This is a predicted structure of a 501-nucleotide part of an RNA (large-subunit ribosomal RNA, domain I) from Halomonas alkalisoli. Lineage of the source: Bacteria > Pseudomonadati > Gammaproteobacteria > Oceanospirillales > Halomonas. Its Rfam family is "Bacterial large subunit ribosomal RNA". Rfam links the family to the GO terms structural constituent of ribosome and ribosome.

[in-house]
Context: one part of a larger RNA
RNA sequence: CGCAUACGGUGGAUGCCUAGGCAGCCAGAGGCGAUGAAAGACGUGGUAGCCUGCGAUAAGGCUCGGCGAGGUGGCAAACGACCUGUGACCCGGGCAUUUCUGAAUGGGGAAACCCACCCAGCACAAGCUGGGUAUCCCACACUGAAUACAUAGGUGUUGGGAGGCGAACCAGGGGAACUGAAACAUCUAAGUACCCUGAGGAAAAGAAAUCAACCGAGAUUCCCCCAGUAGCGGCGAGCGAACGGGGACCAGCCCUUAAGCGUGUGACUGAUUAGACGAACGAGCUGGGAAGCUCGGCCAUAGUGGGUGAUAGCCCCGUAGUCGAAAAUCUGAUCACGUGAAAUCGAGUAGGUCGGGGCACGAGAAACCUUGACUGAACAUGGGGGGACCAUCCUCCAAGGCUAAAUACUCCUGGCUGACCGAUAGUGAACCAGUACCGUGAGGGAAAGGCGAAAAGAACCCCGGAGAGGGGAGUGAAAUAGAUCCUGAAACCGUAUGCGU
Numbered sequence: 001c002g003c004a005u006a007c008g009g010u011g012g013a014u015g016c017c018u019a020g021g022c023a024g025c026c027a028g029a030g031g032c033g034a035u036g037a038a039a040g041a042c043g044u045g046g047u048a049g050c051c052u053g054c055g056a057u058a059a060g061g062c063u064c065g066g067c068g069a070g071g072u073g074g075c076a077a078a079c080g081a082c083c084u085g086u087g088a089c090c091c092g093g094g095c096a097u098u099u100c101u102g103a104a105u106g107g108g109g110a111a112a113c114c115c116a117c118c119c120a121g122c123a124c125a126a127g128c129u130g131g132g133u134a135u136c137c138c139a140c141a142c143u144g145a146a147u148a149c150a151u152a153g154g155u156g157u158u159g160g161g162a163g164g165c166g167a168a169c170c171a172g173g174g175g176a177a178c179u180g181a182a183a184c185a186u187c188u189a190a191g192u193a194c195c196c197u198g199a200g201g202a203a204a205a206g207a208a209a210u211c212a213a214c215c216g217a218g219a220u221u222c223c224c225c226c227a228g229u230a231g232c233g234g235c236g237a238g239c240g241a242a243c244g245g246g247g248a249c250c251a252g253c254c255c256u257u258a259a260g261c262g263u264g265u266g267a268c269u270g271a272u273u274a275g276a277c278g279a280a281c282g283a284g285c286u287g288g289g290a291a292g293c294u295c296g297g298c299c300a301u302a303g304u305g306g307g308u309g310a311u312a313g314c315c316c317c318g319u320a321g322u323c324g325a326a327a328a329u330c331u332g333a334u335c336a337c338g339u340g341a342a343a344u345c346g347a348g349u350a351g352g353u354c355g356g357g358g359c360a361c362g363a364g365a366a367a368c369c370u371u372g373a374c375u376g377a378a379c380a381u382g383g384g385g386g387g388a389c390c391a392u393c394c395u396c397c398a399a400g401g402c403u404a405a406a407u408a409c410u411c412c413u414g415g416c417u418g419a420c421c422g423a424u425a426g427u428g429a430a431c432c433a434g435u436a437c438c439g440u441g442a443g444g445g446a447a448a449g450g451c452g453a454a455a456a457g458a459a460c461c462c463c464g465g466a467g468a469g470g471g472g473a474g475u476g477a478a479a480u481a482g483a484u485c486c487u488g489a490a491a492c493c494g495u496a497u498g499c500g501u
Base pairs, nucleotide, nucleotide: 001500002499003498004497005496006495007494008493009492015486016450017449020421021420022418023417024416025415026414027413028412029410030409031165032164039101040100041099042055043054044053046079049075050074051073061095062094063093064092065091066090070083071082072081106115107114108113116133117132118131119130120129121128122127135162136161137160138159139158140156141155142154143153169200170198171197172196173195174194180187184234210217211216221248222247223246224245225244231239232238252402253401254400255346260339261338262337263336264335270330271329272328273327275323276322277321281296282295283294284293285292297314298313299303305317306316307315351375352374353373354372355371356370357369358368361387382397383396384395385394386393437444438443457485460472461471462470463469
């Protein structure tokens, strides 16, 4: 040095576990904000820090309910000082307080800071306390040119509104490229991504100038077919209907005064925000421990689930079932008040020409819808459509408006479920994670769970540096469960023995 065996060290795989995730279902909610939001800064405790809570009334104040014996949040014990059957703590409703920043709104600003003015009260004064002072829009009031009345404009002592944030869903205004076409330009990707604006709990659409086909249907939206059909297409790549049928849901109305909308009221019932009652078991054995095994019982509208020293219907919390609200909110009958547009049944419209866009339809035989430019009717004896166009026929009535449900989504709340994960998995994050750390910045972005049933977390003694670490003792079922703590694989490193060289 190698091989083998035994015993260790190191290491943290594996097994088991779950405090966290993931995906859904059923309900709820679908907003918050100048009455100052979301997000923060700084404070706040008898005690230094962090988290949580709260705001100079600062882990809280008042009040109304619930509960009923302990309590002064967590890491995190101890000490101290207190509270509590005159009901604390805790849970729920309401009210108050709510520094500074932030739309941030008196002005400024390098956010959490700096500097003002006006009014009122108090004060001899310095000053203190309270309220106000942004911009825009609308209304109103005052004022007011050229220019007489007026109007434009100006002013704000007035009143109302807006502003910002928020996950997706929705509508509108803009709008790519990579890519595919095996290159590439029409085309595709795609009206996608992305940007902007606006709104709601949904939005949008919507009561036929619609389809159909000589029979008829009867607003819109969504789903399944029709159908990868008819078509479109450098007829390439690809794109891709409708009629009709079956379902979901159904609702119709108004413009000579109403439909409606807003605000207030808020009966009855129900619901939400705390809760309450709630059946039925003992013994023996093994064991550290019984829920295991044995024997004998019981309940069940309750044998979902969780906990308890191993696996419990009957030990605990619960579960089925049945009750419950002082207060607030939702649902919402009724009643009252207010509001009530465009308008006179739709004219610079329909239609036409040119240029675009949308329709599955790329200019095509290209209807239909829309409109930038130029034109430009009729008036129900009228007009539009039925895929060039014409006639006949059928059908509808544009150029005004409103409208629930079926549909889409989930930042969020509650309950339940899983041939979903189980710590290199599952969210990036089970743990003080969008943290540490990196980057000028936009931004990027981790690692890290487990003693034990219970700390019973090792008094005391010894070696040692008043160490580290260890040996005894003690606890415990177990300490090779000793805090670098369940299990403890492999690589890697040793000790002992044997063999080989």